[in-house]
Molecule: transfer RNA
Organism: Tepidisphaeraceae bacterium
RNA sequence: GGGACGGUAGCUCAACCGGUAGAGCGGCGGACUGAAAAUCCGCAAACGCAGGUUCGAAUCCUGCCCAUCCCA
Numbered sequence: 001g002g003g004a005c006g007g008u009a010g011c012u013c014a015a016c017c018g019g020u021a022g023a024g025c026g027g028c029g030g031a032c033u034g035a036a037a038a039u040c041c042g043c044a045a046a047c048g049c050a051g052g053u054u055c056g057a058a059u060c061c062u063g064c065c066c067a068u069c070c071c072a
Base pairs, nucleotide, nucleotide: 001071002070003069004068006066007065010025011024012023013022019055027043028042029041030040031039048064049063050062051061052060
C1' cells in the first nucleotide's frame, strides 16, 4: 500500500427487508431479612466521526479514524 471482517449502555452481545434501539451481567434506589446473601420491583446509561440518499438511517452510499486477520 491492497483486501476481508468488525466498531451499539461500564462489560459481553442482539436489533428481519430502512420505521423512532433491547437483553444478560454490572451500577443506583426500593421491597424482603435481626443484618447480609439470594430473590422480586423500579431507575439511569449507548449506535466510532463527517457528509450523502430518503418523509424517515444503527441499518443504504462515500470519505476518514480505530481494532483483528490475510496479501505485498